[in-house]
Context: one part of a larger RNA
RNA sequence: GGAUGAACGCUGGCGGCGUGGAUAAGGCAUGCAAGUCGAACGGACUUCAUUUUUCCAGAGAUGCGAUUAUAUCAAGUCAAAGGUCGUUUGAAGUUAGUGGCGAACGAGGUAGUAAUACAUAGGAACUUCCCUCAAAGUCGUGAAUAAUUCGUCGAAAGACGGACUAAUACACGAUAGUCCCUCAGGGGUAAAGUUUUAACGCUUUGAGAAAGGCCUAUGCGAUAUCAGCUAGUUGGUAGUGUAAUGGACUACCAAGGCUAUGACGUCUAGGGGAGGUGAGAGCCUGACCCCCACCGAUGGUACUGAGACACGGACCAUACACCUACGGGUGGCUGCAGUCGAGAAUCUUCCACAAUGGACGAAAGUCUGAUGGAGCGACGCCGCGUGAUUGAUGAAGUCCCUUUGGGACGUAAAGAUCUUUUAUGAGGGAAGAAGUUUAUUGACUGUACCUCAUGAAUAAGAGGCUCCUAAUCUCGUGCCAGCAGGAGCGGUAAUACGAGAGCCUCGAGCGUUAUCC
Numbered sequence: 001g002g003a004u005g006a007a008c009g010c011u012g013g014c015g016g017c018g019u020g021g022a023u024a025a026g027g028c029a030u031g032c033a034a035g036u037c038g039a040a041c042g043g044a045c046u047u048c049a050u051u052u053u054u055c056c057a058g059a060g061a062u063g064c065g066a067u068u069a070u071a072u073c074a075a076g077u078c079a080a081a082g083g084u085c086g087u088u089u090g091a092a093g094u095u096a097g098u099g100g101c102g103a104a105c106g107a108g109g110u111a112g113u114a115a116u117a118c119a120u121a122g123g124a125a126c127u128u129c130c131c132u133c134a135a136a137g138u139c140g141u142g143a144a145u146a147a148u149u150c151g152u153c154g155a156a157a158g159a160c161g162g163a164c165u166a167a168u169a170c171a172c173g174a175u176a177g178u179c180c181c182u183c184a185g186g187g188g189u190a191a192a193g194u195u196u197u198a199a200c201g202c203u204u205u206g207a208g209a210a211a212g213g214c215c216u217a218u219g220c221g222a223u224a225u226c227a228g229c230u231a232g233u234u235g236g237u238a239g240u241g242u243a244a245u246g247g248a249c250u251a252c253c254a255a256g257g258c259u260a261u262g263a264c265g266u267c268u269a270g271g272g273g274a275g276g277u278g279a280g281a282g283c284c285u286g287a288c289c290c291c292c293a294c295c296g297a298u299g300g301u302a303c304u305g306a307g308a309c310a311c312g313g314a315c316c317a318u319a320c321a322c323c324u325a326c327g328g329g330u331g332g333c334u335g336c337a338g339u340c341g342a343g344a345a346u347c348u349u350c351c352a353c354a355a356u357g358g359a360c361g362a363a364a365g366u367c368u369g370a371u372g373g374a375g376c377g378a379c380g381c382c383g384c385g386u387g388a389u390u391g392a393u394g395a396a397g398u399c400c401c402u403u404u405g406g407g408a409c410g411u412a413a414a415g416a417u418c419u420u421u422u423a424u425g426a427g428g429g430a431a432g433a434a435g436u437u438u439a440u441u442g443a444c445u446g447u448a449c450c451u452c453a454u455g456a457a458u459a460a461g462a463g464g465c466u467c468c469u470a471a472u473c474u475c476g477u478g479c480c481a482g483c484a485g486g487a488g489c490g491g492u493a494a495u496a497c498g499a500g501a502g503c504c505u506c507g508a509g510c511g512u513u514a515u516c517c
Stems, first nucleotide, its partner, number of pairs: 001517004006513005013384006019377002026340003030337003035101003040098002043095007052086001055083002060078003065073003108295003118219006126212003131208008139173004148163006179188003193200002221267003228258003233255008270292004274285004297318005320331004348374001350373003356370001357368004387418004397409002400407002423454006432444001461506005466487003472501005482489002
C1' cells in the first nucleotide's frame, strides 16, 4: 500500500447493486415452510330435478236437492298450481376415509470426517420411478377391510369389540415370448380399469436419455516430546449376502500385510471451483454464488419404496422440556420470520404466487417462507449532491499573531446576476405478460421514468501538523498532567502534553483495533 461476512469512536444528505448470527451443532413461545388427484373407489352432506305415497290446501268443474224460476244457494263428487311426510332415480358441488403419485426434490447447517470425503484421470461385476422410441398383451374368479353404524374403555392422546360395503387396494387361476432358470429334455413368472368414445392408463421385453451405486491410480494439514502396528489381520478354496464386485460376512487352509518415501497414534480441519495479495514464483483464506460430501436433540435399528436406513416418517434407549383427573401421554426451528441466552457483533413474527421453477391433476386449478419482491443496517462497492459566476469600503468581528506600523481568516461574507442536480408539491405513467387468436391475469407499484411549479432553498465532517510523513504559531503546564506505530517528547521560553488560531489530508465519511499478503 491492498484486502475483510468485520467490530469500536466521532459524524451522517440521496440513489443503484450487493451483503448481513463468523460466538452456543445452546434452549425455544407462536404462525407458516408438502401436498395433490372425485377423470381410481364406496360413503356422508348440500342444492336442484324426477318417481310414487301420506296429510294440508282447494283455483276450477259437476249437482242429491231447495227456491223468488231471470238466476241463486247447496249435502256430496272430480280436481290444477303449491306446501309437507316418506320412496325411486339422476345431475351439480363439497369432502373425512380407502387408493395412487409426491413427500429421498427443494430449503438449512458444517458437528463429524486427514479419507467409505474431495479434485483429476481411468475401470467392470450393476440398478433406475418418471420421460422417449420399438414389439407383444390387457382373459376369468374370489376373500376381505377402512369409511359408516352399534356398543365399551379412557382426563386426554387414543384404543377395543359386533355388523355392513367398494376399488387402479389384496389374493388365486388362465395365457406366454424378444423374459428368467436349465443337467438343453424341460420348468417358471404378468396385467386394471376410467370414460362425454376420444383418449388416458396397466403388464412384459428391448433400446435410449439422464441419474445413481462400486473399484483403481495420483494429488490433498501438523506432529517422532507418537516407532513399531495388525488375527478378519494378508491371501486362497467353498459358500452366504447384495442391484452388483469384494474378508462385506461365515467355515476351512496357509502365514502373511503395512512401516523413517513416516505405518500406528495424537492434535487440527468439510473438499473443490474459487477469493485476497504479489511483477511473478509463492503465501494466506474457503463468507456470499456453483459442484460434491456429511448431519438433522444424542446414540442405535430397520420398515416402506425405483430411490432413505428418511430434518417437518416409524421403533428403542438417553438427556431435556411440556400436559395430566397421577393411571398415562406429547415434543425436536442446523426451514422462513421471531424469542431468550452467551457475545465486540449480524435484520421484518412483511407482501405475492404476477414471473421462473417444483409436486399432483386430462384440465380448470391447488400447494409452494423455493422463488420474485419490499423493510432494517454507511456493512461494502459505485454514482450524485451540499451550489455557480461576479463581488475589496480587503467591511464588521476575532479567548489569532504582532516589531503596535500592521498581518491572517479572505472572494470568504454582505451585495448583484444565474441554475434547480437534489428536496417538496402537482399532473402523466411503463417494461417485466409468455401462456395457439380474442379476452383476462402485476406482489413489486401509482414504483422506475417524463412534464410543470416553488425556492439556494433540505444537506460536512473526521483525523493529523518533531522525523519517518503532506501541514505551525501563541498561551497553559513544568519528568507533573500527559503523548506514543517506531525513534522518542515533557525537569520554566515544549512547532511532540492540554487549549486556541491557522494549515494539511481524505471526504458521507474519517480514524482506531483485529487478521492476511

The part of an RNA shown here (small-subunit ribosomal RNA, 5' domain) has 517 nucleotides and comes from Candidatus Nomurabacteria bacterium GW2011_GWE1_32_28. The coordinates come from a structure-prediction model, not an experiment, and the mean pLDDT is 84.